[in-house]
Context: one part of a larger RNA
RNA sequence: GGAUGAACGCUGGCGGCGUGGAUAAGGCAUGCAAGUCGAACGGAUCAAUUUGAGAUUACAUCAAGAAUUGGUCAGUGGCGAACGAGUUAGUAACACCCUGGUACGUACCCCGAAGUGGAGCAUAGCCAGCCGAAAGGUUGGAUAAUUCUCCAUGUGGUCGCAAGACUAAAGUCGCAAGACGCUUCGGGAUCGGCCUAGGUCCCAUCAGCCAGUUGGUGAGGUAAUGGCUCACCAAAGCUACGACGGGUAGGGGAGCUGAGAGGCUGUUCCCCAACGACGAGACUGAGACACGGCUCGUACACCUACGGGUGGCAGCAGUCGAGAAUAUUCGACAAUGGGCGAAAGCCUGAUCGAGCGACGCCGCGUGCAGGAUGAAGGUCUUCGGAUCGUAAACUGCUUUUCUAUUUUAGAAAGUUAUUGAUCAGAAUAGGAAUAAGGAGCUGCAAACUUCGUGCCAGCAGCCGCGGUAAUACGAAGGCUCCAAGCGUUAUCC
Numbered sequence: 001g002g003a004u005g006a007a008c009g010c011u012g013g014c015g016g017c018g019u020g021g022a023u024a025a026g027g028c029a030u031g032c033a034a035g036u037c038g039a040a041c042g043g044a045u046c047a048a049u050u051u052g053a054g055a056u057u058a059c060a061u062c063a064a065g066a067a068u069u070g071g072u073c074a075g076u077g078g079c080g081a082a083c084g085a086g087u088u089a090g091u092a093a094c095a096c097c098c099u100g101g102u103a104c105g106u107a108c109c110c111c112g113a114a115g116u117g118g119a120g121c122a123u124a125g126c127c128a129g130c131c132g133a134a135a136g137g138u139u140g141g142a143u144a145a146u147u148c149u150c151c152a153u154g155u156g157g158u159c160g161c162a163a164g165a166c167u168a169a170a171g172u173c174g175c176a177a178g179a180c181g182c183u184u185c186g187g188g189a190u191c192g193g194c195c196u197a198g199g200u201c202c203c204a205u206c207a208g209c210c211a212g213u214u215g216g217u218g219a220g221g222u223a224a225u226g227g228c229u230c231a232c233c234a235a236a237g238c239u240a241c242g243a244c245g246g247g248u249a250g251g252g253g254a255g256c257u258g259a260g261a262g263g264c265u266g267u268u269c270c271c272c273a274a275c276g277a278c279g280a281g282a283c284u285g286a287g288a289c290a291c292g293g294c295u296c297g298u299a300c301a302c303c304u305a306c307g308g309g310u311g312g313c314a315g316c317a318g319u320c321g322a323g324a325a326u327a328u329u330c331g332a333c334a335a336u337g338g339g340c341g342a343a344a345g346c347c348u349g350a351u352c353g354a355g356c357g358a359c360g361c362c363g364c365g366u367g368c369a370g371g372a373u374g375a376a377g378g379u380c381u382u383c384g385g386a387u388c389g390u391a392a393a394c395u396g397c398u399u400u401u402c403u404a405u406u407u408u409a410g411a412a413a414g415u416u417a418u419u420g421a422u423c424a425g426a427a428u429a430g431g432a433a434u435a436a437g438g439a440g441c442u443g444c445a446a447a448c449u450u451c452g453u454g455c456c457a458g459c460a461g462c463c464g465c466g467g468u469a470a471u472a473c474g475a476a477g478g479c480u481c482c483a484a485g486c487g488u489u490a491u492c493c
Stems, first nucleotide, its partner, number of pairs: 001493004006489005013364006019357002026320003030317003035079003040076002043073009054062002086275003096199002100195003104192002109188008117151004126141006156167004171180003201247003208238002213235008250272004254265004277298005300311004328354001330353003336350001337348004367397004377388004402430007410423002437482005443462002448477005458465002
């Protein structure tokens, strides 16, 4: 000199774009963050229309029930919830980067081939009963489906040398045409699993380590290879090219600095990994050993009728704590994207926006021109004057910005129609109006005088200043450098 997710001191007008819990992976009140489908299903309920046993009757009205249409709701069923969002605790490892590979899987999507016949048993909701403070549970009865089971068929698939054996399905909407589905197989795409040469911090004041250990045979297990697991057999395997142990640490794209080589860093954004109070386990599923799923244990917290229950912000806000220190319990699904749905649409703290913070970068402004009796005043003075200084006053002008009012386009587009949370532009009026500070001035290093103080009070990055004429302390005037910032501290080059 440059840099920072910075903090602190003094000061502070505006805008754009970024950025903001680095410490306690400490604890969390409250709200929201994952739903959706009635075109899978039986119901419940509401409304409308058409009827209507019957009641009353002058017209007419009421009405159990039935049918149709539309809406809402819990439940069964399907898809999603394994994405998206967060954090960096652990991890020195095939975690990551890079190279090559295959003993593998892949819902939704695309292409191709074939099929979609028949029968049945349940169960929730519901009804009835019972238990419990609650959370919830239990017994009986009836019922539906794209839920479940069986039979059939077998293009195909699996096993097999062959013969042969085994192996599937579900309907819904529509007047219909048909559409959307369902089943099996082959291929693709995408995403993943696994293996692999090389790379990947410090300590040798860590030198030996290892029994599923190293290999084989067989078996089990897995989507798949493999001591992954097991039985038996052999006694191997790693290591100064650093094993083992200890410490530290998520890795990369990248960022900062530097002429480069290199050094340091890993915040925002992108990719990968790991984690979800801590520890363990499996279930479901195409996919998890699953942040807002389940079970068990532990700690903590809450409710309780003391019998028993409930919870997990490292999602978005917010709160307490610790800390030098880090924001709103905001708006909208208009756009982009995601889930579900035939669609309308619903959901979306992803996202888009707004709010707060000079935290950073960039831009703009705080006026422009004229104006000498060089005013008053301050400071210095050799008392003549010098300087602040065209600076001010005063005159003219302008309106970026500001205040008020009005108005328009775009982000939006898709046959028409409809749809904007939020931001921007333009015009008119007003009036210099609303806007300057911080640090420094002995040398390094740009910038000097007076007064006060008197080794005191104090300064200080280094050398060093201060003990009565201090350009080094404090104040004032002047000057210098930056400027909505300026200094200090910390860290890196």
Record summary
Small-subunit ribosomal RNA, 5' domain from a bacterium, 493 nucleotides, folded computationally. The prediction has a mean pLDDT of 83.